[in-house]
């Protein structure tokens, strides 16, 4: 320089051909315990790496741009 490929909750990852953005650790209160662990039960937390476009509607299709990883020259 091309080319594949990944960026989504604080962490590690889902979302099956475009139709309300999840889960599981974590966290915050309540149950429960003489107190903590564990258990249980509810809750908060998202501009979906970034700026466009297509679309009634986009994590999802096109452009174009960081930023890791893998290849090739």
């Nucleotide at each position: 320089g091309c080319g594949c490929u990944g960026g989504u909750a604080g962490c590690u990852c889902a979302a099956c051909u475009g139709g309300u953005a999840g889960a599981g650790c974590a966290c915050a209160a309540g149950c429960c315990u003489u107190c903590c662990a564990a258990g249980c039960u509810u809750g908060g937390g998202g501009u979906u790496g970034c700026g466009g476009g297509u679309u009634c509607a986009a994590u999802c299709c096109c452009c174009g741009u960081c930023c890791g990883g893998c290849g090739c020259u």